[in-house]
RNA sequence: AGAGUUUGAUCCUGGCUCAAAACGAACGCUGGCGGCGCGUCUUAAGCAUGCAAGUCGAGCGGGAAUAUCUAGCUUGCUAGAUAUGAGAGCGGCGGACUGGUGAGUAACGCGUGGGUGACGCACCCUUGUGACGGGGACAGCUCCUAGAAAUAGGAGGUAAUACCGGAUAAUCUGCACGGUGUUAGAGGCCGUGCAGGAAAGCUUCUUUUGAAGCGCACGAGGAGCGGCCCGCGUACUAUUAGUUAGUUGGCGGGGUAACGGCCCACCAAGGCGACGAUAGUUAUCCGGCCUGAGAGGGUGAACGGACACAUUGGGACUGAGAUACGGCCCAAACUCCUACGGGAGGCAGCAGCUAAAAAUAUUCCGCAAUGGAGGAAACUCUGACGGAGCGACGCUGCGUGAACGAUGAAGGCCGGAAGGUUGUAAAGUUCUUUUGUACGCGAGGAAUAAAGGAAGUGAGGGAAACGCUUCCAGGUGACGGUAGCGUGCGAAUAAGGGGCGGCUAAUUACGUGCCAGCAGCCGCGGUAACACGUAAGCCCCGAGCGUUGUUCGGAAUUAUUGGGCGUAAAGGGCAUGUAGGCGGUCCAGCAAGCCCGGUGUGAAAGGCGGGGGCUCAACCCCCGGACUGCGCCGGGAACUGCAGGGCUGGAGUUACUGAGGGGCAGCCGGAAUUCCAGGUGUAGGGGUGAAAUCUGUAGAUAUCUGGAAGAACACCAAUGGCGAAGGCAGGCUGCCAGCAGAUAACUGACGCUGAGGUGCGAAGGUGCGGGGAGCAAACAGGAUUAGAUACCCUGGUAGUCCGCACAGUCAACUAUGUGCACUAGGUGUCCGGCCAUAAGGCUGGGUGCCGAAGCGAACGCGAUAAGUGCACCGCCUGGGGAGUAUGCCCGCAAGGGUGAAACUCAAAGGAAUUGACGGGGGCCCGCACAAGCGGUGGAGCAUGUGGUUUAAUUCGAUGGUACGCGAGGAACCUUACCUGGGUUUGACAUACAUUCUGAUACAGUAGAGAUACUGUAGCGUAGCAAUACGAGGAUGAACAGGUGCUGCAUGGCUGUCGUCAGCUCGUGCCGUGAGGUGUUGGGUUAAGUCCCGCAACGAGCGCAACCCCUACUGCCAGUUACCAACACGUAAAGGUGGGGACUCUGGCGGAACUGCCGGUGACAAACCGGAGGAAGGCGGGGAUGACGUCAAGUCAUCAUGGCCCUUAUGUCCAGGGCUACACACGUGCUACAAUGGCAGGUACAAAGCGAAGCGAGGCCGCGAGGCGGAGCAAAGCGCAUAAAGCCUGUCGUAGUUCGGAUAGGAGUCUGAAACCCGACUCCUUGAAGUUGGAAUCGCUAGUAAUCGCGCAUCAGCACGGCGCGGUGAAUACGUUCCCGGGCCUUGUACACACCGCCCGUCACACCAUCCGAGUGGAGGGUACCCGAAGCCGCGAGCCUAACCGUAAGGAGGGCCGUGUCGAAGGUACGCUUCGUGAGGGGGGUGAAGUCGUAACAAGGUAGC
Repeated sequence: AGAGUUUGAUCCUGGCUCAAAACGAACGCUGGCGGCGCGUCUUAAGCAUGCAAGUCGAGCGGGAAUAUCUAGCUUGCUAGAUAUGAGAGCGGCGGACUGGUGAGUAACGCGUGGGUGACGCACCCUUGUGACGGGGACAGCUCCUAGAAAUAGGAGGUAAUACCGGAUAAUCUGCACGGUGUUAGAGGCCGUGCAGGAAAGCUUCUUUUGAAGCGCACGAGGAGCGGCCCGCGUACUAUUAGUUAGUUGGCGGGGUAACGGCCCACCAAGGCGACGAUAGUUAUCCGGCCUGAGAGGGUGAACGGACACAUUGGGACUGAGAUACGGCCCAAACUCCUACGGGAGGCAGCAGCUAAAAAUAUUCCGCAAUGGAGGAAACUCUGACGGAGCGACGCUGCGUGAACGAUGAAGGCCGGAAGGUUGUAAAGUUCUUUUGUACGCGAGGAAUAAAGGAAGUGAGGGAAACGCUUCCAGGUGACGGUAGCGUGCGAAUAAGGGGCGGCUAAUUACGUGCCAGCAGCCGCGGUAACACGUAAGCCCCGAGCGUUGUUCGGAAUUAUUGGGCGUAAAGGGCAUGUAGGCGGUCCAGCAAGCCCGGUGUGAAAGGCGGGGGCUCAACCCCCGGACUGCGCCGGGAACUGCAGGGCUGGAGUUACUGAGGGGCAGCCGGAAUUCCAGGUGUAGGGGUGAAAUCUGUAGAUAUCUGGAAGAACACCAAUGGCGAAGGCAGGCUGCCAGCAGAUAACUGACGCUGAGGUGCGAAGGUGCGGGGAGCAAACAGGAUUAGAUACCCUGGUAGUCCGCACAGUCAACUAUGUGCACUAGGUGUCCGGCCAUAAGGCUGGGUGCCGAAGCGAACGCGAUAAGUGCACCGCCUGGGGAGUAUGCCCGCAAGGGUGAAACUCAAAGGAAUUGACGGGGGCCCGCACAAGCGGUGGAGCAUGUGGUUUAAUUCGAUGGUACGCGAGGAACCUUACCUGGGUUUGACAUACAUUCUGAUACAGUAGAGAUACUGUAGCGUAGCAAUACGAGGAUGAACAGGUGCUGCAUGGCUGUCGUCAGCUCGUGCCGUGAGGUGUUGGGUUAAGUCCCGCAACGAGCGCAACCCCUACUGCCAGUUACCAACACGUAAAGGUGGGGACUCUGGCGGAACUGCCGGUGACAAACCGGAGGAAGGCGGGGAUGACGUCAAGUCAUCAUGGCCCUUAUGUCCAGGGCUACACACGUGCUACAAUGGCAGGUACAAAGCGAAGCGAGGCCGCGAGGCGGAGCAAAGCGCAUAAAGCCUGUCGUAGUUCGGAUAGGAGUCUGAAACCCGACUCCUUGAAGUUGGAAUCGCUAGUAAUCGCGCAUCAGCACGGCGCGGUGAAUACGUUCCCGGGCCUUGUACACACCGCCCGUCACACCAUCCGAGUGGAGGGUACCCGAAGCCGCGAGCCUAACCGUAAGGAGGGCCGUGUCGAAGGUACGCUUCGUGAGGGGGGUGAAGUCGUAACAAGGUAGC
């Protein structure tokens, strides 16, 4: 510090997710030790048991019991004395601290800084004064009574540091008066007078008189602690906007330590609130803690400070202090005891229990230390605390060994092998002993003090005791026999968890097969998974490792630091203006902000820096700095502010001029439309893609005349003007308002913005009243259509118009808030001014276009900013849910404003790029259409396919690009299929071991055959031999074998787009980038062919050419071909000699290049025409197929990964099947006839093939063919007569002398074998078919059409395929349309790319949510009822020690009664909130459901 994820790719916006750190954690797996910390976050739920606050006998009365002594004696009892002294009581101090918890509380509760002239304080310290003299009780105790108990009552009697009078007294208190003094103000201070108001003793010592100590009372002061008040800060919601009755203030009083409506009576009507009152929800607050670079965000466990609470609610008492956790009273709930009458209790103290929960410990030890209470002290108490225990909960340290050790062992894993890896790892050798274990040492550390002793000292004549200072000595340890140390033993006791597709560090194998599973996000898994599971290896961390949860970070993703708003989310529809925010220039002043200095505070702990102590660290200690804050004092005056005085530039006023569809009102006009009346006139009109509805012979349309009505204002007209926006258009008049310019005078900052508020506000809509020509939602009809509640047509009502009122929205858009300032220009236009007046120039205001800088993701903006700044307002924070629900406000309604959440997704988006696509556009090709010729589709047959059938009908090919395709030839074989019969190292390959053998041939038997058995013949090569090589059989184990699967694991090969003209690269340039440019453009071409132009310049793969055939020709060569001349010769014949002329053969060349001429063109490329030429503009044909597309085809040509079979899915054999047959399709053949059939005669090819072959002549057969065999390895011989054609005859339009299917019979050939299932021949038979529906195919010239010939395969079998030649046409105006393609451009929501994408209803499932008759709970409020305890007030019924009084009696007190207040409780209610609810509503999600096709292309009616 970033990364992953939207796309085919890119940039941006934007969300989601991850890596870091942290935790009072929990869960999973694992677990050796120590130190230091931490440990019910959940129900402030309920609690058994024990302990957690007592202490003082030196305050007091007393005292059970025990011991000793004495006395009496019934020798174990009574009495007395002494000592010790439990428990209880009176009294004092403390139980208001400590400890726990966070329910409540949004508050002066907390934090911080102040105030108290408005206050208090027990204990402690300092200091002053005093402590005199009396009295009466009550507990305990004794006796009695009630009760189960708790407890209570009566009588008697008693002490005090308990209680009560009296005396004395002040710097005390109250009142009055006077003074002083400060303050904002007050109760401050001083003085005088009057009045009031205190006390207690105990202990020790002693020279018996005192002393000392501890106490007591009243003052003053201190320290520390507290009460109250104030400034500032302190969560969310405005879908809480108004709130308040003691409420706000006053006067008087009460009350308090003290101010105060704190309380009361009366008076006034205030107080609070947009700077957020009130209400609701949530929450203890802080130091700090976590995170972060910081600013911030989150948090408030442990430790420390504050507050609040103690089962819930209320209340007071006591006290210095409480409205009191371990006190009291009352009410309520709950639990317990009970004799049923009544009682008891409060763990949010320490342990512990129950329930709850994912989850949190011992009913431990000790007061040794620290601290606290009491005490003079010893000491007692102390679950505070110190320790131990449990828990890897956290932080931190240590260990699980170290060194050597290669044969790189074994085993595992990977690999075809070689080998690699685990890995110096192990083993092994040597060593060490932290830890462990055993034993021992260890009173070490934690510990210093009191009483004691000594010295000094304590005003006074002085003892003792006592106090203070110093020194000596000095008991006490829970932890714990602990830390530590020593010795022995022995590597001995000690390693796991997660991960390995990317992010993110670390990979292989096997298993699995969209299954099982993984997953934080993207995403993996459908047979080769680096993503699942396992193993091996590796990576990370390590006594831990992962997961989950939470916080912050990353997130500049709420942006103060530090974001945005034209199109991504986001500018309010526009204006006016309130509060608020901000504000020109000069002068002097003030000092609130601001700056500087000083000072107080900012507790400690923590954090940071430095240092130190535990062996280190964690931990602990010390020092420093910091604590960014607040207060006070002093200073400064630039800026802001405040108050004062000026200025004119901002703003405005007046005067002058000017333009304008600016607004409102009234009046007027013409054109058009419709209607009415009349005339002329006759058959249609109207409407559409085409029609129909409609209208017209009752006279329409058309045309003329007259009239009526309403609405809108052609031309001018604009890229124009005005207005704040909405918006504004015939003309005239009136009224009102805004704007611009120039000049002058005046005012003197009067300004800008503007939350709320108010006004204006298109269309449509609403109410009332008018109006209604045209147009036209709804509606009706006609069409269209599968449907057509639409688009089109004919009608037509609201409405559109006017007046008044409401409504208040919009793509109210420049999708761009308002104002001011600044920042190159160019060019239009509207309105002014100046100069000039011809054009024009300068200048102000408006309105457009293009552009610099700059900005921007890009598109673009660019003085009319989206640039650079300032001021203010509005708004945004992922998509969907949703502008929905609900609440509130507005509205007559429709509806509008404000405006969520659950749930769900990993995106949704913007701009631009490349493609693809379009029922977008432009240009251009192709037998693409058109123009032609011939076919297919109909028939019969052949062949292939589908389907069906079958034991099997083997398999593959399936739109174009499968279907006479693989197959260039299935009777057996082939053959892969089926049935049956055999076989198992195998039909085939290699090699080994053991063993046997004499290689092989022939015959026979059984059998369907494979096979088995038998017989006969036979006995390899080399070597003298041993032996070697070679061969066969058997056994064994390696292995063979598979046309079994996967063409979606592959190679190779192939089809197709397409012989289409394209596809790319290097460098440069442009762009943030994808990418573009080049390759686009102007011409041209068959062509990205060439030329020109151009930020491109070049190049590659394609095109073309180079190659082959063909057409002309030259040269060379000349047998088997040829034969002109010569010769020979035949019936004839290149038959022969010969020739090298010709044809031909086949080798090398030539020839054609737009080269020449004319024209067009841009002077180019090129095109058009012409000449010459065998051939002319690529002469014709072939071979040749760019980057790529279709997961195209082929695992059955071959090869090959993986998987599968192994007495079978291998292999051998026989037979069958691949040839089936209701059907359907493709490709063909033959026809339907006379351009023909038949018969007879008669011409002319090319290219091939031939030895297990072609096979002549001859003979036989009607024929297929047979017999036979010449010749020929072939320019030699043969196949081999080419056929159509030509000549002649016949047939005469007929299902025929067409056609030949089918069928009967007889044959031929091949072959072991023609039954299933061959071809051919002859005789006979003679079917459908008379030119073929919709539709569809081929072909542009030696082509189509037509005719035959050959070849491959092959024993035989071709209508198919591949070749060959013969005869030999027609047509192309043209590119509108169909199909395919190329280039440019445009739109796009497509990118699996239009066979795309995608919307809504309906149906089904699930989820959350809204409404809902109601129903259940919680909370609050108001009113009323009841009214506990208790304080306060009142009352004189009862009781009454101290004081007064001689007494009677009184004062005072208590009980009791009563009143106000008052908790819980009750009743009522248009409150709030939560749960639940028949049913209803929409929403979301879900693999393939239904219906349509709305949107994206002009999406087929542009969309919104």

Predicted 3D model of a 1504-nucleotide RNA (small-subunit ribosomal RNA) from an uncultured rumen bacterium. The coordinates come from a structure-prediction model, not an experiment, and the mean pLDDT is 84. The sequence is in RNAcentral, with records from Greengenes. It matches the Rfam family "Bacterial small subunit ribosomal RNA". Gene Ontology terms of the family: structural constituent of ribosome and ribosome.